[in-house]
Molecule: transfer RNA
Organism: Alphaproteobacteria bacterium
RNA sequence: GGGCGGCUAGCUCAGCUGGUUAGAGCAUAUGCUUUACACGCAUAGGGUCGGGAGUUCGAAUCUCUCGCCGCCCA
Numbered sequence: 001g002g003g004c005g006g007c008u009a010g011c012u013c014a015g016c017u018g019g020u021u022a023g024a025g026c027a028u029a030u031g032c033u034u035u036a037c038a039c040g041c042a043u044a045g046g047g048u049c050g051g052g053a054g055u056u057c058g059a060a061u062c063u064c065u066c067g068c069c070g071c072c073c074a
Stems, first nucleotide, its partner, number of pairs: 001073007010026004019057001028044005050066005
């Protein structure tokens, strides 16, 4: 230098062919339970979907560009 894959909640990850509220588990907070803790149950908070631009009525999803991580080729 070239090619491919990945980047979504604090962490690990889903998200179908672009479509009507962006989700799960764990973690955290609160409540119930317990003498208390743990476990369990319920509820809640937490996201500019890596940055920017474009296409579209509509983008996490498509296109371009930049950044970071990993693999391969030279």